The RNA shown here (transfer RNA) has 73 nucleotides and comes from an Elusimicrobiota bacterium. Its mean pLDDT, the model's own confidence on a scale to 100, is 82. It was read from a public genome assembly. The source organism's lineage runs through Bacteria, Pseudomonadati and Elusimicrobiota.

RNA sequence: GGCUCGGUAGCUCAGUGGUCAGAGCGGGCGUUUCAUAAGCGCUAGGUCGCAGGUUCAAUUCCUGCCCGAGCCA
Numbered sequence: 001g002g003c004u005c006g007g008u009a010g011c012u013c014a015g016u017g018g019u020c021a022g023a024g025c026g027g028g029c030g031u032u033u034c035a036u037a038a039g040c041g042c043u044a045g046g047u048c049g050c051a052g053g054u055u056c057a058a059u060u061c062c063u064g065c066c067c068g069a070g071c072c073a
Base pairs, nucleotide, nucleotide: 001072002071003070004069005068006067007066010025011024012023013022018056027043028042029041030040031039049065050064051063052062053061
């Protein structure tokens, strides 16, 4: 340098053009207990890597760039 895959909540990941962007764990509050843990209920937290483009509509499609992993030379 070329190719492939990935980047979404604090962490691990799902989602796939359309009406709220989600799950588990973790955090906070409540409940329960003599107390703690576990359980149960509620709750906060997101520029969907960045910038453009296509579209009535983009996390999703296209282009460039950045970061990570792998392969080739």